[in-house]
RNA sequence: UAUCACCCUGGCGAUGAAGCUCGCCAUAAUUGUCCUCUGACUGAUAGCUUCUACUUUAUG
Numbered sequence: 001u002a003u004c005a006c007c008c009u010g011g012c013g014a015u016g017a018a019g020c021u022c023g024c025c026a027u028a029a030u031u032g033u034c035c036u037c038u039g040a041c042u043g044a045u046a047g048c049u050u051c052u053a054c055u056u057u058a059u060g
Stems, first nucleotide, its partner, number of pairs: 009026005016051006032041003
């Protein structure tokens, strides 16, 4: 100096926040789909729960 492993810690999982669980990464993990083009569509979760924003319907 390079590589590998372990521990600790941190980060990430297509649009916000929190808790829990799971997976992944150590400068990477990650950055949806369609295709009539500088166009269209779905979703606030990786999964569960709650809040907020947006959309639809009904009631007061």